[in-house]
Context: one part of a larger RNA
RNA sequence: GAUUGAACGCUGGCGGAAUGCUUUACACAUGCAAGUCGAACGGGCUUUGGGGCUUGCUCCAAAGUUAGUGGCGAACGGGUGAGUAAUACAUCGGAACGUGUCCCGUAGUGGGGGAUAACGCAGCGAAAGCUGUGCUAAUACCGCAUAUGCUCUGAGGAGGAAAGCGGGGGAUCGCAAGACCUCGCGCUAUGGGAGCGGCCGAUGUCCGAUUAGCUAGUUGGUGGGGUAAAGGCCCACCAAGGCGACGAUCGGUAGCUGGUCUGAGAGGAUGAUCAGCCACACUGGAACUGAGACACGGUCCAGACUCCUACGGGAGGCAGCAGUGGGGAAUUUUGGACAAUGGGGGAAACCCUGAUCCAGCCAUUCCGCGUGAGUGAAGAAGGCCUUCGGGUUGUAAAGCUCUUUCGGCAGGGAAGAAACGGACACGGAUAAUACCCGUGUUUAAUGACGGUACCUGAAGAAGAAGCACCGGCUAACUACGUGCCAGCAGCCGCGGUAAUACGUAGGGUGCGAGCGUUAAUC
Numbered sequence: 001g002a003u004u005g006a007a008c009g010c011u012g013g014c015g016g017a018a019u020g021c022u023u024u025a026c027a028c029a030u031g032c033a034a035g036u037c038g039a040a041c042g043g044g045c046u047u048u049g050g051g052g053c054u055u056g057c058u059c060c061a062a063a064g065u066u067a068g069u070g071g072c073g074a075a076c077g078g079g080u081g082a083g084u085a086a087u088a089c090a091u092c093g094g095a096a097c098g099u100g101u102c103c104c105g106u107a108g109u110g111g112g113g114g115a116u117a118a119c120g121c122a123g124c125g126a127a128a129g130c131u132g133u134g135c136u137a138a139u140a141c142c143g144c145a146u147a148u149g150c151u152c153u154g155a156g157g158a159g160g161a162a163a164g165c166g167g168g169g170g171a172u173c174g175c176a177a178g179a180c181c182u183c184g185c186g187c188u189a190u191g192g193g194a195g196c197g198g199c200c201g202a203u204g205u206c207c208g209a210u211u212a213g214c215u216a217g218u219u220g221g222u223g224g225g226g227u228a229a230a231g232g233c234c235c236a237c238c239a240a241g242g243c244g245a246c247g248a249u250c251g252g253u254a255g256c257u258g259g260u261c262u263g264a265g266a267g268g269a270u271g272a273u274c275a276g277c278c279a280c281a282c283u284g285g286a287a288c289u290g291a292g293a294c295a296c297g298g299u300c301c302a303g304a305c306u307c308c309u310a311c312g313g314g315a316g317g318c319a320g321c322a323g324u325g326g327g328g329a330a331u332u333u334u335g336g337a338c339a340a341u342g343g344g345g346g347a348a349a350c351c352c353u354g355a356u357c358c359a360g361c362c363a364u365u366c367c368g369c370g371u372g373a374g375u376g377a378a379g380a381a382g383g384c385c386u387u388c389g390g391g392u393u394g395u396a397a398a399g400c401u402c403u404u405u406c407g408g409c410a411g412g413g414a415a416g417a418a419a420c421g422g423a424c425a426c427g428g429a430u431a432a433u434a435c436c437c438g439u440g441u442u443u444a445a446u447g448a449c450g451g452u453a454c455c456u457g458a459a460g461a462a463g464a465a466g467c468a469c470c471g472g473c474u475a476a477c478u479a480c481g482u483g484c485c486a487g488c489a490g491c492c493g494c495g496g497u498a499a500u501a502c503g504u505a506g507g508g509u510g511c512g513a514g515c516g517u518u519a520a521u522c
Stems, first nucleotide, its partner, number of pairs: 001522004006518005013369006020361001021327001026325003030322003035072003040069002043066011079280003088205007097197003102193008110144001112142002119134006150159003164185006172179002206252003213243003218240008255277004259270004282303005305316004333359001335358003341355001342353004372402004382393004406463001409457004416449001421443008466511005471492003477506005487494002
C1' cells in the first nucleotide's frame, strides 16, 4: 500500500447492489418448513333431485367433502462442517454393475381365489394407545393359464407376468347395467438410450523423526459364501508374505475443489457468500421399506438430557425458516406471496412448497449523489496572534442575483405475464363429422413486491459534516496551562519553568458520510 463475513470509539443526509453466529456440532418455548390423488377402492357426512309410502323412515341418482385401504412422493429441495490426511477431494483413465420416472422399440394385458382396514359390537388404559369378535372393497395380496424375448441348465429341459380406470359411440345383443368398438391414462415381460449412481487404478493434496520400525485377515493363492457388481468384503484350507528414510506406523491439525485476497510474476495466505463433490443430523449401534436410505422433520435398541403422568407408563430431538436462553468483541423479522422460476402429487382444475421471489433490520461492504451556485473588500464584527504598526480567520460571512438534485408534499403510473384455459382452422388416431392428441390463428383471466420503480408539478437555500492528525519518518505551527507531574508513544523518543511531541484554544493538513483504532493476511 492492498484486503476483510470484521469488532470498538466519535459522527451520521439519500439511493442502488451485496453480505450478515467466524464463538457453544450448546440447550431449545411457539408457529410454519411434505404432501397429493375420489379418473385405484369400499364406507361416512352434507346438499339437491326422484321413487315407495306407515309422514319420518327407506331406496335410487347427482354434486361436494373426506378418516381409512391403495398409489406416487417423502433418498429431491433446505441446513451444518463435528468427523475425515484418505472408504475424501481434484485431474486422467478403467471394467465386473444397477437404475423409479423419461425417450425409442418388441410381445402381452386370459381365467380364478382367500383375506383385511375402515365400519359395527364388546373390552382394557390417566394418557399415549391397544385387544377380541363380526361384515366388506380394490390398480392391496395369492395361485392357474400363456412366454417373442428373459433366468437357470447336466443343452434333454426347467422356472417365471399382469390391473384396471376414465372419455366417446353408429350398427348388433341386452329390461338395464353393460357386452362390443374406439381413444387416453395405466399394468406386465423384455431390448436399447438418456441422465443419474455404485466400484477400481494412477498422479497430486498440511506439520512433527524430541514418532523408526509397522502388520496376523496381516500379504498372496485355491475353493466357497455374499453383493446390483470386482475384491480378504466374509469363511475354510495352503503358502509366508506385505509396507517403510522416495518417511511406513504413530501423534497433531484440517472438510476438498472451482475460486478468493495479495503480488509485476513466481509465490504466499485463505476456502464466508455462489457452484461441484463429500460427511453428518441429540450421542452410539442396527436393520426394515424401497428403483434409490442404512433415511434431518421414518423405525428399533442403548445412553445422556428435557417434558407429561392417576407412578402403572408415555412423549421429544431447529446443524430447515423465523424466534428464545446461553456463550461472545460480534452477526437480522416469531414478515408477505406462491405473481415469477423450480420441485412433489394429480388427466386436469388445483393443492402443497420458510426451495424460491420479495419486503423488514444493520454505514457491515462496494458504488453513485447531495449538504448549494455566481457575485461580493467597508478586507465588517467577533476570535487568535502581535515587534502594537499590523497580521490572520477571509470572499469566508452578511448583502445582492440564481438554481432545486436528493429529501418532504401532490398527481399520474409500469415492465416483470404468457403459458395453462376458451373459440376457430388444419392434421393425426378412429367405423365416426363424438371424444382425445398435435400445430397454427385469435381471445379472456392471473402481480407478493406495490401505488414500488419511473414521469410530472408547486414551494423553498430551504432538511443534510464529521473524524483523525500537525517533532522526524509524514502533508500540516503558534499562544496559554502544566513542570520527569499530569500525560503522550507505531519506532526514534517527548515532559525536571520559555514543550511546534502532554492538555486547551486559534490556525493548518489529510480523508470525507465517514474517519480513526484494534485484529488478521499478502
Molecule: small-subunit ribosomal RNA, 5' domain
Organism: Pseudomonadota bacterium